[in-house]
RNA sequence: GCGGGAUAGCUCAGCUGGUUAGAGCGUCGGAUUCAUAACCCGGAGGUCUCGGGUUCAAUUCCCGAUC
Numbered sequence: 001g002c003g004g005g006a007u008a009g010c011u012c013a014g015c016u017g018g019u020u021a022g023a024g025c026g027u028c029g030g031a032u033u034c035a036u037a038a039c040c041c042g043g044a045g046g047u048c049u050c051g052g053g054u055u056c057a058a059u060u061c062c063c064g065a066u067c
Stems, first nucleotide, its partner, number of pairs: 005067002009025004018056001027043004049065005
C1' cells in the first nucleotide's frame, strides 16, 4: 500500500436505508422422568467497535480512528 472483518456470553445472519435487530449454542425458569440426559414450552441478555458526515430516517451509505 491492497483486500476482508468488528452485531447477545460464543459462532454467525441481516442490509437495493424504513415501521419491534434475529438464529443456533449457552444461561435461567417450567413441563416431562423414580432420577439424569435428550426432547418440548417460556424468559433474560445488544451503546450493532468509536468519532464525524449524508438523509425525514443509518446496523446498512461516505470519511476517519482503533483492533
RNAcentral holds the sequence, with entries from MGnify.
Transfer RNA from a chicken gut metagenome, 67 nucleotides, folded computationally.
Its mean pLDDT, the model's own confidence on a scale to 100, is 81.
Rfam family: tRNA. Its family is annotated with triplet codon-amino acid adaptor activity in the Gene Ontology. By type it is a transfer RNA.